[in-house]
RNA sequence: AAAGCAGGUCAGACGAUCGCGUUCCACCAUCGGUGGAAUGAGGAAAGUCCGAACUCCAUAGGGCAGGGUGGUCCGUAACACGGACUCCGGGUGACCGGGGGAAAGUGCCACAGAAAAUACACAGUCCCGCCCUGCGGGAUAAAGGUGAAAUGGCGAGGUAAGAGCUCACCGCUUCAAUGGUGACAUUGAAGGCAGGGCAAACCCCACCCGGAGCAAGACCAAAUAAGCGGAGAGAGGCGGCCCGUCUCAUUUGAUCCGCGGGUAGGUCGCUUGAGAUGCCGGGCAACCGGCAUCCCAGAUAAAUGAUCGUCAUCCCGCCGCAAGCGGGACUACAGAAUUCGGCUUAUCGACCUGCUUUGGCU
Repeated sequence: AAAGCAGGUCAGACGAUCGCGUUCCACCAUCGGUGGAAUGAGGAAAGUCCGAACUCCAUAGGGCAGGGUGGUCCGUAACACGGACUCCGGGUGACCGGGGGAAAGUGCCACAGAAAAUACACAGUCCCGCCCUGCGGGAUAAAGGUGAAAUGGCGAGGUAAGAGCUCACCGCUUCAAUGGUGACAUUGAAGGCAGGGCAAACCCCACCCGGAGCAAGACCAAAUAAGCGGAGAGAGGCGGCCCGUCUCAUUUGAUCCGCGGGUAGGUCGCUUGAGAUGCCGGGCAACCGGCAUCCCAGAUAAAUGAUCGUCAUCCCGCCGCAAGCGGGACUACAGAAUUCGGCUUAUCGACCUGCUUUGGCU
């Protein structure tokens, strides 16, 4: 200097004028008004994908079915999230992607190929025979062909030609020792040894899972026709079924169905949090603990804005750089609605940090 890999920050700042929402204070003539102070939409607020807090069913237990996750350990309120480690694959590398089981069983693998698993060999090679350039029989899976994949690979010996037929090495399986919490790793021994892929095919194994959701739910006020009709002995307990259990009711009728009528208003839930920032300690890290400081929307048809000026940043020009001057832009993706932890998706532009490879100079 070039080419890459991974991570992070910001999403303009200040002032003035006017206009909005909430809370608090003061005053007033209290349906409310005036003045002052503080504060007011994101890194994704989006998706509603995952997990919870919270609320109700409900006093809440067991099982089946169903669903979810899937290397090991740790973190967390929890998770399909995060961290570290490990194995496989890709890359020169920094790094990136993936991960229970195919020897429990069933199933699929087009075309090509002899054949895709109970492989029975097209062609070829070797041996024997014969009516001898062809035919028949036997042996063979090494070389060759097809394919994503074809009786584990390579080398040597052996053989009529060949084959784990034999041997060494590698692969695979089992066992042992050592290290590690563990997944696993290393070493050694034994064994000729099940042909590949697909489980986002059915399935098997391990672990986990009540349901519904702030339009949850609680309270107040008002209004209507003490509304009518039918079924009715058991009914109900909010994903399905069973057991258990609980509540109500049994003809003065619980409950269910149909028709008709009224209301659709207000208050709470509603923002102090698994909160933020700074420092210290522990830990490889995720994260945990301690101390200190701070309070940062709560609307309800839905507020959080507009104008001007200065500065910052970016672009263009004067002049190639610096400084200076002039002009322009302030954007993209996009806007809270119970809250939080993640994941995923969209995105203009500016900047920062670490690491890898290549080339050059010293």

Predicted 3D model of a 362-nucleotide RNA (Bacterial RNase P class A) from a Candidatus Zhuqueibacterota bacterium. The coordinates come from a structure-prediction model, not an experiment, and the mean pLDDT is 75. Of the family's consensus pairs, 96% are formed in the model. It matches the Rfam family "Bacterial RNase P class A". The family's RNA type in Rfam is ribozyme. It was read from a public genome assembly, where an Rfam model found it.